[in-house]
Context: one part of a larger RNA
RNA sequence: CGUUAGAAUAUUGAGAAGAUCUGUCCUUAGUACGAGAGGACCGGGAUGGACAAACCUCUGAUGUACCAGUUGUCACGCCAGUGGCAUCGCUGGGUAGUCACGUUUGGAAUGGAUAAUCGCUGAAAGCAUCUAAGUGAGAAGCCAACUUCAAGAUGAGUAUUCUUUUUAAGUCUCCUUCGAGACCAGGAGGUUGAUAGGCUGGGGGUGUAAGUGCAGCAAUGUAUUUAGCUGACCAGUACUAAUAUGACGUUAGCUU
Numbered sequence: 001c002g003u004u005a006g007a008a009u010a011u012u013g014a015g016a017a018g019a020u021c022u023g024u025c026c027u028u029a030g031u032a033c034g035a036g037a038g039g040a041c042c043g044g045g046a047u048g049g050a051c052a053a054a055c056c057u058c059u060g061a062u063g064u065a066c067c068a069g070u071u072g073u074c075a076c077g078c079c080a081g082u083g084g085c086a087u088c089g090c091u092g093g094g095u096a097g098u099c100a101c102g103u104u105u106g107g108a109a110u111g112g113a114u115a116a117u118c119g120c121u122g123a124a125a126g127c128a129u130c131u132a133a134g135u136g137a138g139a140a141g142c143c144a145a146c147u148u149c150a151a152g153a154u155g156a157g158u159a160u161u162c163u164u165u166u167u168a169a170g171u172c173u174c175c176u177u178c179g180a181g182a183c184c185a186g187g188a189g190g191u192u193g194a195u196a197g198g199c200u201g202g203g204g205g206u207g208u209a210a211g212u213g214c215a216g217c218a219a220u221g222u223a224u225u226u227a228g229c230u231g232a233c234c235a236g237u238a239c240u241a242a243u244a245u246g247a248c249g250u251u252a253g254c255u256u
Stems, first nucleotide, its partner, number of pairs: 001152001005163007015149004021049007033038001051106005059100004066093005071086006110144003117137004170248003174190005195241003198237005204230003211224005
């Protein structure tokens, strides 16, 4: 821009894409078959490999705004306590998120038309013949079925509702933002409000803060203290910020 008034919501599915893999073991059954050696079809069950998707409960990785320990040096006048720099100084852990080495799931079942092939009936050709007329079975393949996209499917579909002469229904800008994201887009929200931050409570993490008392000459230990601190997690709470505004958007065709 189109879809022929303009919108909001929910959809149909022409069509397209993806997936389609496979082993071993048990059983049927040491049965059928076979002199024996050997050894099944069909059917039922279990468990793997590779591949794919989703997820983070578990296991683990990361986790440079979390916690602790510690070395050198500088600073805060000194002690104590902290801070800066040294690869995040180094080291030990680690929430959320992300991820695999982790977990879960999938390729199942079924129908239709067929290929090779195997038939039934059956003439031409008194026989025979699956084929000439007619009529069946038959594959991981084909068409469906499973998953996803999908009306620019210009063949532009369908349903419900809204707006009706007024800047309408609605959309956007703007703002607070997100498990959404390069930008755009999309989702949540904008005071009739829990959208983000803060605060409060909780969870998880770290591992028992500082100060003070006591013991010891001291290093240090110990009590207060399962403390103190705490990013992303879960809730609650209008304290702060989403203010006030603004822009777009209104009916075609035919006849006279």

A computed fold for a 256-nucleotide part of an RNA from a metagenome, annotated as large-subunit ribosomal RNA, domain VI. RNAcentral holds the full RNA, with entries from SILVA.